[in-house]
RNA sequence: CAGCGAGAAGGGCAAACCCGUCGAGAGGCGGGGACGCAAAGCCACGGGACCCCCGAGGGGUCAGCCGGGUCACCGAA
Repeated sequence: CAGCGAGAAGGGCAAACCCGUCGAGAGGCGGGGACGCAAAGCCACGGGACCCCCGAGGGGUCAGCCGGGUCACCGAA
């Protein structure tokens, strides 16, 4: 450096659900809460799912569905 990921250390994130709030909706954000996560950090590039308009098609949401890109903590086998 690359790969790999432990009954390791120190930490990190936070599903469902509840409250508040924004949005027409999918859903976002804040608080509570932990099912899980070694990229569950970031990016809608490809596939996919979902919402709205719809004639073709278009606009949007999801990074905790998969692939890809990019950056990164630790160190046993």
c-di-GMP-I riboswitch aptamer from uncultured Cellulomonas sp., 77 nucleotides, folded computationally. The source organism's lineage runs through Bacteria, Bacillati, Actinomycetota, Cellulomonadaceae and Cellulomonas. The prediction has a mean pLDDT of 89.